[in-house]
RNA sequence: CUCCGAUAAUCGCAAACUUGUCGAAAGGCAGGGACGCAAAGCCAUGGGCCUAAGGAAAGCAUUUUCUAUGGUUGCCAGGUUGCCGAA
Numbered sequence: 001c002u003c004c005g006a007u008a009a010u011c012g013c014a015a016a017c018u019u020g021u022c023g024a025a026a027g028g029c030a031g032g033g034a035c036g037c038a039a040a041g042c043c044a045u046g047g048g049c050c051u052a053a054g055g056a057a058a059g060c061a062u063u064u065u066c067u068a069u070g071g072u073u074g075c076c077a078g079g080u081u082g083c084c085g086a087a
Base pairs, nucleotide, nucleotide: 004085005084012037013036017032018031019030020029021028022027035074041080042079043078045077046076047075048072049071050070054067055066056065057064058063
């Protein structure tokens, strides 16, 4: 230095829920809160999943279907940066 990840050490992040707020929604942001995480740091590049405002089609009663340009990095992969040092 690389790989790797321990009954090590110093740290970090923060699920569900809840309060406020933004959004059509999915979901995001801030506070509280900790299920967990060795990258649960960052990037939406590939795949998956979620939503359907707008658009399109059907319907004949204001409904149904399709669609991401929206979202999810705590779904997986990939890229990139990083703490420590047992086996």
c-di-GMP-I riboswitch aptamer from Brevibacillus sp. SYP-B805, 87 nucleotides, folded computationally.